[in-house]
RNA sequence: UGGGUCGGCAAGGCGGUCGCGUCAUCCGUUGUUCGCGAGAACAGCGGAUGCCGAGGAACGUCCGGGCUCCAUAGAGCAGGACGGUGGGUAACACCCACCCGGGGCAACCCGCGAGACAGUGCCACAGAAAGUAGACCGCCGCCUGCCGGCCUUCGGGCCAGGCAGGGGGUAAGGGUGAAACGGUGGUGUAAGAGACCACCAGAGGCCAGGGUGACCUGGUCGGCUCGGUAAACCUCGUCCGGAGCAAGGUCAGACAGGGAACGACAAGGCUGCUCGCCCAGUUCCCGGGUAGACCGCUGGAGGGCUGCGGCAACGUAGUCCCGAGAUAGAUGGCCGCCCACGGUGUCCGUGCCUCGCACGGCACCCGGACAGAACCCGGCGUACCAGCCGGCCCAUUCC
Numbered sequence: 001u002g003g004g005u006c007g008g009c010a011a012g013g014c015g016g017u018c019g020c021g022u023c024a025u026c027c028g029u030u031g032u033u034c035g036c037g038a039g040a041a042c043a044g045c046g047g048a049u050g051c052c053g054a055g056g057a058a059c060g061u062c063c064g065g066g067c068u069c070c071a072u073a074g075a076g077c078a079g080g081a082c083g084g085u086g087g088g089u090a091a092c093a094c095c096c097a098c099c100c101g102g103g104g105c106a107a108c109c110c111g112c113g114a115g116a117c118a119g120u121g122c123c124a125c126a127g128a129a130a131g132u133a134g135a136c137c138g139c140c141g142c143c144u145g146c147c148g149g150c151c152u153u154c155g156g157g158c159c160a161g162g163c164a165g166g167g168g169g170u171a172a173g174g175g176u177g178a179a180a181c182g183g184u185g186g187u188g189u190a191a192g193a194g195a196c197c198a199c200c201a202g203a204g205g206c207c208a209g210g211g212u213g214a215c216c217u218g219g220u221c222g223g224c225u226c227g228g229u230a231a232a233c234c235u236c237g238u239c240c241g242g243a244g245c246a247a248g249g250u251c252a253g254a255c256a257g258g259g260a261a262c263g264a265c266a267a268g269g270c271u272g273c274u275c276g277c278c279c280a281g282u283u284c285c286c287g288g289g290u291a292g293a294c295c296g297c298u299g300g301a302g303g304g305c306u307g308c309g310g311c312a313a314c315g316u317a318g319u320c321c322c323g324a325g326a327u328a329g330a331u332g333g334c335c336g337c338c339c340a341c342g343g344u345g346u347c348c349g350u351g352c353c354u355c356g357c358a359c360g361g362c363a364c365c366c367g368g369a370c371a372g373a374a375c376c377c378g379g380c381g382u383a384c385c386a387g388c389c390g391g392c393c394c395a396u397u398c399c
Stems, first nucleotide, its partner, number of pairs: 001395009012338007020053002023050012055370001059381002062379005067244004074275004079240005084098005099113001100111004114235002119233002121229003136174002138170003142166006148159004182200006201225001204221007248295004257286006268278003302321008339368001342365004347361006
């Protein structure tokens, strides 16, 4: 300098002016209540001043919780989730570290990571045959027929070879396929084969060492090697109540009830089912009234800085800070300057060099993505304009 890989920040800035929302203070004013009065309390309305006022994802609603209710405690089945080991956390399918396997020169990235000897499935097409499979072409040898040569007592005999047919042995060579029942070399055989031998590979057993562990390293053993797939059903291990802020409460206010079914031998309720528990009301039809105010609602498993422990995630101690709480739902408009990106130019400069290109400057124009709280928090996934900072790896060059 170029390329790659991993991570962090950030989400235009400044000033002015007009306008929104909560809260606080002050002034004025309306109503109600109390008070002899001054005045006080509560609920509104108007004005002035001041602090604060969307996000890294607020999106998706995919996980996990806090919180609330069912509800007074449970068990089993069904169902669901997870799946290497160890740690972190309130918890998790999240995060950190490591192990194994795969990709990459590497930094690094990926993994639906337990079990195929519990069982059931599937492996198309091609191929002989796709899990105790199998003979298409080949190789070996036997029988029969035909062709050739020699001999002949003319009945036939002998020799080596070729072709055709039949049946036997073989799974080494060739072919098919994603994959063919270990590999190389030899002994052996009619020809072959782990049939046997040597050296390897594989899975397995035993022993020793290292590690918290998953696992790793080394040695040794007999035997000869019955595939893949569980992101197919399944088996094993661990874990799991349900519903959800439109949860759930408080206050005020109004009204009009009528009919039916079931029910203490338990209706109804506790996600589905069973047991068990709670319990006197539960449900349906017709009809009428109300829809207001407040809480929940923002001080948190909160954030910043520093020290200590830890490889890290993170924990812990001290100290500092308080950052929207709306309820038809607020934060917007205008002006000026600066900045990022993009575009234009009979402009200027530099380099290369041919009629153009690249870089920098100047002028003008443009104009900043994805997107919008609604109980809160920890994650994951997705979308995204411009920019800045850093670690590591590889290549090249210079000192």
A computed fold for a 399-nucleotide RNA from Cryobacterium tepidiphilum, annotated as Bacterial RNase P class A. It was read from a public genome assembly, where an Rfam model found it. It matches the Rfam family "Bacterial RNase P class A". It is annotated as a ribozyme. The model forms 98% of the base pairs in the Rfam consensus.